This is a predicted structure of a 117-nucleotide RNA (SAM riboswitch aptamer (S box leader)) from a Myxococcales bacterium. Of the family's consensus pairs, 94% are formed in the model. Model confidence (mean pLDDT): 77 of 100.

[in-house]
RNA sequence: UCUUCAUGCAGAAGAGCUGAGGGACUGGCCCGCUGACGCUCUGCCAACCUCCCGCACGGACCUGACCUGCGGGGAUGGUGGCAAUGCCUGAAGCGAGAUAACUCUCGCCCAUGGAGC
Numbered sequence: 001u002c003u004u005c006a007u008g009c010a011g012a013a014g015a016g017c018u019g020a021g022g023g024a025c026u027g028g029c030c031c032g033c034u035g036a037c038g039c040u041c042u043g044c045c046a047a048c049c050u051c052c053c054g055c056a057c058g059g060a061c062c063u064g065a066c067c068u069g070c071g072g073g074g075a076u077g078g079u080g081g082c083a084a085u086g087c088c089u090g091a092a093g094c095g096a097g098a099u100a101a102c103u104c105u106c107g108c109c110c111a112u113g114g115a116g117c
Stems, first nucleotide, its partner, number of pairs: 002116007013042005021031003025090001027088002043082003047079003051073006058067002086109001092105002095102001
């Protein structure tokens, strides 16, 4: 890189350096010289894995341990994150509606984590 599974309306700062764009992309709409974005240091948050506790019709099993699933805890460790619902939107369908706006479901895309090749 690729495949697959899960999650994405909650949460989370300050300083230094730099200097014009940034929010993945379309169309909007926002942020930005009152310094955004990016980098560094420190801090914080808690999604997944790790760690601890408990439960289980399950797998496995002489027992014990183990596998898997669910719930809870914490921040040790590995990643991740700290404007706005992934800011809204996009492909398709349903409902309601005079039309439009709108609501819901699911999908495409994207991001993150686990597992595998």